RNA sequence: ACCGCUGUAGCUCAGCGGACAGAGCAUCGCACUGACUAUGUUGAUGGUCGCGGGUUCAAAUCCCGCCAGCGGUA
Numbered sequence: 001a002c003c004g005c006u007g008u009a010g011c012u013c014a015g016c017g018g019a020c021a022g023a024g025c026a027u028c029g030c031a032c033u034g035a036c037u038a039u040g041u042u043g044a045u046g047g048u049c050g051c052g053g054g055u056u057c058a059a060a061u062c063c064c065g066c067c068a069g070c071g072g073u074a
Base pairs, nucleotide, nucleotide: 001073002072003071004070005069006068007067010025011024012023013022018057027044028043029042030040031039050066051065052064053063054062
């Protein structure tokens, strides 16, 4: 330098152009208990979907550029 993959919650990750963007873990509560590290048909908090443009009635999703990480070729 070129090619490919990845980038979504604090962490690990789902998410076929149209759902209010989700799960598990974590955190803070609630219930239960004599009490709790346990248990739960339990509640809440948490996201400018890497950044900037474009296409579209509508973009996390498609297109372009850039950034970062990983791998490969030379």
The RNA shown here (transfer RNA) has 74 nucleotides and comes from an Actinomycetes bacterium.
It matches the Rfam family "tRNA".
Its mean pLDDT, the model's own confidence on a scale to 100, is 80.